[in-house]
């Protein structure tokens, strides 16, 4: 320096003119004056994901008493956080290398609680036994064994020895794995050693144990005002012997309950206001902390629209492709994804182009 | 704004506890049968299981993600 890949940390066009749209504030003005209209003037006006709606919470509601069952969720360990299926750090296991250091990746409790499942092929898919071994037998056959083949995704603890008729954790030495225990280090997970014990797969993203956790709906929640209006009418069932409901899976127990409730079929309204934009807010500094992140301190107000404003035009600049062209340059195209809708915290997904930062390669100089 | 369903041949659907080569009807196409056409009859052919990773030995079936399509709440 140049090319690769990884990472998602950070940035995501900019000035100027003009004409517009929404909207805080001042001023002025008009009216049916606590308000609501007009003009004017300074100011502010999408995002990193505003998306997907996939967790979690804040707020709102539901006649939230209480108990069972059921159902969903999560799942090494500390630690942050309002919370969490997020994050940080650490600890296992797998993969990759320059080989012991460094990237990397994990839905990571339990198959030794208990069921099911394991296709085909195989003698057998979980308490095996075809051939080939050993013994007895002339031979059919009848016993031992679990070392060899063969099948299969899987095949019963690995390697040596001693042992036996032949063989075998049947013994024995070093190992693997797993289960309880002491002892050192770690808050803990685990890690390391000592001694002993067991050894017959896989699958929990089957079913299911364990431990924790969760009430339900969702800004069209919810509360007000106003405007309209039909208790049309048919049906069905009910009035303390209790329909039906109480936005909540089932019971039980509570509570409401006759101008009922359902089911056809109909009339009416569909406008405003609060919810709503000052808060787990943003930005510098500083402190503790390995880090998520928490405390102090200073500062700044930063979209609020309601069928939806955030816009168009034109020039200059930046980048990025293409064409011609030694070159500088000229032409000509492009500038992603994507767009708030009650609001936060994060995860996922898309995403021109640029800067980062890491590791790989190659090349030049000192 | 919210909530849920749902994709398998060209159409409409199956597809069981996750197993050997994904199926049935309509349609399409050959064939037989008729003087000829429907209807019948006999055969064929026609699939990226919506798309992408994962979990298993093994996925249309299980998990996560994404795309389309369609109901539902005032």
């Nucleotide at each position: 320096c140049c090319g690769g890949c990884a990472u998602g940390g950070c940035c995501g066009u900019g000035c100027u003119a003009u004409c517009g749209a929404c909207u805080u504030c001042a001023g002025c003005u008009g009216c049916u004056u606590u308000g609501c209209g007009g003009c004017u003037g300074c100011g502010g006006u999408a995002g990193g994901a505003a998306a997907g709606u996939c967790c979690g919470g804040a707020c709102a509601g539901c006649a939230c008493a209480g108990g069972g069952c059921a159902a969903c969720g999560c799942a090494c360990c500390a630690c942050c956080u309002a919370a969490c299926g997020g994050g940080u750090g650490g600890g296992u296991u797998c993969c990759g290398u320059u080989c012991u250091g460094c990237g990397g990746a994990a839905a990571c409790a339990g198959a030794g609680a208990g069921u099911g499942c394991c296709a085909c092929a195989g003698a057998a898919a979980a308490u095996a036994a075809c051939u080939a071994c050993c013994c007895c037998u002339c031979a059919c056959g009848g016993g031992g064994a679990a070392a060899a083949g063969g099948u299969g995704a899987a095949a019963a603890u690995g390697u040596g020895g001693g042992g036996u008729a032949a063989g075998a954790g049947c013994c024995c030495a070093c190992g693997g794995u797993g289960g309880a225990g002491g002892c050192u280090g770690g808050u803990a997970a685990c890690a390391g050693u000592c001694a002993u014990c067991a050894c017959g797969g896989g699958u929990a993203a089957a079913c299911c144990u364990u431990g924790c956790g969760u009430g339900c709906u969702g800004a069209a929640a919810u509360g007000c005002c106003a405007u309209g209006u039909a208790u049309a009418c048919g049906g069905u069932u009910g009035u303390u012997u209790g329909a039906g409901g109480g936005c909540u899976g089932c019971c039980c127990g509570c509570c409401c309950g006759a101008u009922g409730a359902c089911c056809g079929a109909g009339g009416g309204u569909a406008g405003g206001c609060a919810g709503a934009u000052a808060c787990a807010g943003g930005c510098g500094g500083u402190c503790a902390g390995c880090g998520a992140u928490g405390g102090c301190c200073g500062u700044c107000g930063c979209a609020g629209a309601u069928a939806a404003a955030u816009g168009a035009u034109a020039g200059c600049a930046a980048c990025c492709c293409g064409u011609u062209g030694c070159a500088a340059a000229a032409c000509g195209g492009g500038u992603a994804c994507a767009g708030a809708a009650u609001c936060c915290g994060g995860c996922u997904u898309a995403c021109a182009g640029g800067c980062g930062u890491g590791c790989c390669g190659g090349g030049u100089g000192a | 704004g919210g909530u849920c369903c749902u994709a398998u041949a060209g159409c409409u659907c199956a597809g069981u506890u996750g197993g050997u080569u994904a199926g049935a009807g309509c349609a399409u196409c050959u064939g037989a049968c008729u003087c000829a056409u429907a209807a019948u009859c006999a055969g064929a052919g026609g699939g990226u299981c919506c798309c992408u990773g994962g979990u298993u030995c093994a996925a249309g079936c299980c998990c996560a993600g994404g795309u389309g399509g369609g109901a539902c709440c005032a």
Molecule: RNase P RNA; transfer RNA
Organism: Chitinophaga niabensis